[in-house]
């Protein structure tokens, strides 16, 4: 100056005017007048709490269902920050569902000689037999050939040809020692190689996890006419008490299954459950909170402490719109140029709250860094 | 609020890790005088989309997209 990498911010603005949803106040009940009214994703309902009922939300185990490097943060997460490691890019930086494949089953199609108990198709050596091509017997596994993957790799020494059979690096594997909380790195030392891939296939291992949702769930009021199907019988026993009860044992019942524990019932009755019919309005839950902004501290960061300030949608066929005027980001036409002209605003829009994630999104702005090029 | 299920040729459906298939339609010949049925023969595909695991993906994960049915 050009290309890129990260991070964060905004994403039309004033005004008037007519409406629409709350609140407050005043009022002559007609109504006035003051204030408040979508986002960063309000969306996807993927995750993880608050909060409410469910029957106690207790306890192991099983089932089921999730999570998976390693520290930390956090109310909690499968979120986030900071390492490691591996892969990508000159780089700045990015990307990983990244526990186990010697616990065990499964699968690895075509091709190939062989796909996990290694094997020998063309090769290469020997030997025997053959007038030569060649045959048959052994031996090898360097090379060739298939394939995504071929049972360490390179180089040398060796040898009939070869081979971890032997050595040197490197790789693998063990237990050691050094740094580090760790993951892990790095270091000598041993071991001749044994042990291919696929766990987003079963499965193993650690951890985490009751279910249901704000149409939860509670109070008023109204309605509760006449039905239909299902379940239930236990009529407890002893002990101490004058009895009321209590304590053991039985029984039964409580929202995956068992076990063990708590609780609650065991003669009470208009029994309970469940379908369908009926009502179907009102009030409360409701919105102020793990909140935000700003100095400071204390940490590499996430983040946490303190001072100080600031802030309010709350509907229920469900508002948040709409005209006008002035500017405006970009955007197109005209001019050398000041300037004129025309056009104009991405994605979307609340419904119990809230902290992640994903996913849309016109255009625009700030920091900070790296590569290459120019000039000094 | 909450829960599940589908997309595969033009329709309606198999196919659950290894070269995508049936039936009905289609198109093209034969039969017929001509049309139907009939009989031979052919065509057809981003596997809703994008990424990912794997050698290899319709199929297994993940994330968006479309119809659809459930519950209170």
């Nucleotide at each position: 100056g050009u290309g890129g990498a990260u991070g964060g911010c905004c994403g039309g603005a004033u005004g008037a005017c007519c409406g629409c949803g709350g609140g407050g106040c005043c009022u002559u009940u007609g109504g006035g007048c003051c204030g408040c009214g979508a986002g960063g994703a309000a969306a996807g309902u993927c995750c993880g709490g608050a909060c409410u009922c469910c029957g106690g939300a207790a306890a192991g185990c099983a089932a089921c269902g999730g999570u998976g490097c390693c520290a930390g943060g956090u109310a909690a997460c499968g979120c986030c920050u900071g390492g490691c490691c591996a892969g990508g890019g000159u780089a700045a930086c990015c990307u990983g569902a990244g526990g186990g494949a010697a616990a065990g089953c499964g699968c690895c199609a075509c091709a190939g000689a062989g796909a996990a108990u290694a094997a020998a198709c063309c090769g290469c050596c020997u030997g025997u037999c053959a007038u030569c091509u060649g045959a048959c017997a052994g031996g090898u596994a360097a090379g060739g050939g298939u394939g995504a993957a071929a049972c360490g790799g390179u180089g040398g020494a060796g040898u009939a040809a070869g081979a971890g059979c032997c050595c040197a690096c490197c790789g693998c594997g063990g237990g050691c020692c050094u740094g580090g909380c760790a993951a892990c790195a790095g270091g000598a030392c041993c071991g001749g190689c044994a042990c291919g891939g696929c766990a987003a296939g079963c499965c193993c291992c650690a951890c985490c996890g009751g279910g249901a949702g704000c149409a939860a769930u509670g109070c008023c009021a109204a309605a509760u006419a006449g039905g239909g199907a299902c379940c239930g019988c236990g009529u407890g026993c002893g002990g101490c008490g004058c009895a009321a009860g209590u304590c053991g044992c039985g029984g039964g019942a409580a929202u995956u299954g068992c076990u063990u524990c708590u609780u609650c019932c065991c003669a009470g009755c208009a029994g309970g459950u469940u379908c369908g019919g009926g009502u179907u309005g009102g009030c409360a839950g409701c919105u102020a909170u793990a909140g935000u902004g700003u100095a400071c501290u204390g940490g590499c960061g996430a983040c946490a402490g303190u001072g100080c300030g600031c802030a309010g949608a709350g509907a229920a066929g469900a508002a948040u719109g709409g005209u006008c005027a002035u500017c405006u980001a970009u955007g197109g036409g005209g001019g050398u140029a000041a300037c004129c002209c025309c056009g104009g605003g991405a994605c979307a829009g609340a419904a119990u709250c809230c902290g992640g994630c994903u996913u849309a999104c016109a255009g625009g702005c700030c920091a900070u860094c790296c590569a290459c090029g120019c000039a000094a | 609020u909450c829960g599940g299920c589908u997309g595969u040729a033009g329709c309606u459906c198999a196919g659950u890790g290894g070269u995508a298939g049936a039936g009905c339609g289609c198109c093209u010949g034969a039969c017929u005088g001509u049309u139907a049925a009939u009989c031979a023969g052919g065509a057809u595909g981003u596997c809703g989309u994008a990424g990912g695991u794997u050698c290899g993906a319709u199929c297994c994960c993940u994330a968006c997209c479309u119809g659809c049915c459930g519950a209170g």
Model confidence (mean pLDDT): 78 of 100. Two RNAs folded together computationally: RNase P RNA and transfer RNA, 448 nucleotides in total. Rfam match: Bacterial RNase P class A. Its family is annotated with tRNA processing, dimeric ribonuclease P complex and ribonuclease P activity in the Gene Ontology. By type it is a ribozyme.